[in-house]
RNAcentral holds the sequence, with entries from ENA. Transfer RNA from Ulvibacter sp., 74 nucleotides, folded computationally. The prediction has a mean pLDDT of 81.
RNA sequence: CGCGAGAUAGAGCAGUUGGUUAGCUCGAUGGGUUCAUACCCCGUAGGUCGUGGGUUCGAGUCCCACUCUCGCUA
Numbered sequence: 001c002g003c004g005a006g007a008u009a010g011a012g013c014a015g016u017u018g019g020u021u022a023g024c025u026c027g028a029u030g031g032g033u034u035c036a037u038a039c040c041c042c043g044u045a046g047g048u049c050g051u052g053g054g055u056u057c058g059a060g061u062c063c064c065a066c067u068c069u070c071g072c073u074a
Base pairs, nucleotide, nucleotide: 002072003071004070005069006068007067010026011025012024013023019057028044029043030042031041032040050066051065052064053063054062
């Protein structure tokens, strides 16, 4: 240089041939429970979906360019 996979909350991951609230587990935090802590139960916050454009009535999803990570080949 070439090819492939990936980038979504603090961490790890879903998101169905584009469709009406972007979710799950752990973590953080408030409350309940307990003599107390943990477990358990009920809530809350936290995401401009890697960046910038394009297509569309509508984009996490499709197209283009770029950045970064991992792997393969030389």
Source information: It matches the Rfam family "tRNA". It is annotated as a transfer RNA.